[in-house]
Context: one part of a larger RNA
RNA sequence: CACCGCCCGUCAAGCCACGAGAGUCGGGAGCACCCGUAGUCAGUGAUCCAACCCGCAAGGGAGGAAGCUGCCGAAGGUGAGCUCGAUGAUUGGGACUAAGUCGUAACAAGGUAGCCGUAGGAGAACCUGCGGCUGGAUCACCUCCUU
Numbered sequence: 001c002a003c004c005g006c007c008c009g010u011c012a013a014g015c016c017a018c019g020a021g022a023g024u025c026g027g028g029a030g031c032a033c034c035c036g037u038a039g040u041c042a043g044u045g046a047u048c049c050a051a052c053c054c055g056c057a058a059g060g061g062a063g064g065a066a067g068c069u070g071c072c073g074a075a076g077g078u079g080a081g082c083u084c085g086a087u088g089a090u091u092g093g094g095a096c097u098a099a100g101u102c103g104u105a106a107c108a109a110g111g112u113a114g115c116c117g118u119a120g121g122a123g124a125a126c127c128u129g130c131g132g133c134u135g136g137a138u139c140a141c142c143u144c145c146u147u
Base pairs, nucleotide, nucleotide: 003110005107008103009102011100013097014096016094018092019091020090023087024086025085026084027083028082031079032078033077034076039072041070042069043068044067047065048064049063052061053060054059113134114133115132116131117130118129119128120127121126
């Protein structure tokens, strides 16, 4: 810069982050089942064993070992979910931007006073109905205060 003012929304453009999205990929912690390392433990142990006991000895007893079976059990596998992240055609509104499009809703009685709630409608700001408020102009009247 002060009505040649201010200002609202749709649409178009650019850019940013976010939401939804058939899904896809990956991480995390668990659950159920399968398979079961090492090893402890339990059972068994016809095979094996110097120490202890009996016995002159052979041998026997006690104790133990390999082996075998079982419980638990790491890793691994399968399944249905939970959770976190990345990505995804498309889609939704949002923020911002010296320029654009359409109108002119609001600010003066803003040219239909405005606003709030609600319902319906509409390119858009919005419009209409009902109820409410004055944070409405104008006119008239009443009450109070000051000079």
The prediction has a mean pLDDT of 82.
Small-subunit ribosomal RNA, 3' minor domain from a Planctomycetota bacterium, 147 nucleotides, folded computationally.
Taxonomically the source falls in Planctomycetota (Bacteria, Pseudomonadati).
Rfam family: Bacterial small subunit ribosomal RNA.
The sequence was found in a public genome assembly.